[in-house]
RNA sequence: AAGAAUACUCGGGGCAGGGUGCAACUCCCUACCGGUGGUGACAGUCCACGACUCCCGUAUGGGGCUGAGCAGCAGAUUGCUAAGGCUUGUAUGGGACUGAAUCGGUGAAAUUCCGAUACCGACGGUGAUAGUCCGGAUGAGAGAGUAGAAUU
Repeated sequence: AAGAAUACUCGGGGCAGGGUGCAACUCCCUACCGGUGGUGACAGUCCACGACUCCCGUAUGGGGCUGAGCAGCAGAUUGCUAAGGCUUGUAUGGGACUGAAUCGGUGAAAUUCCGAUACCGACGGUGAUAGUCCGGAUGAGAGAGUAGAAUU
């Protein structure tokens, strides 16, 4: 100096001003924001990943329903209950879905920089339609950092 298991920490920003209206941070004008890794050079728009939503499987525990059977009964019915099935909690794996950019300039190299003009943004809620408010979420998470033995 390299360095695994493991542990810990971190890990998403944004409605200022005006208009209409009984009512809008939701509409209109205008404003503001940009997760993670990669990429010959710095990326919301390139490549990939994460997040949201949906579907399928595996493991496991409990609850509920069903339940062959057993017991009991004249019978209706009642009690107990293995496996299995349905449903549900937790953990975990896979799949589907997954928005949006061009032109000019510089340069060896940039859809990443500079200039100009564009565009995009889950679900549920709301007195009125939400990238920016509230909620799931003190969650999850791509990943990042620190510590780190043996060993080389």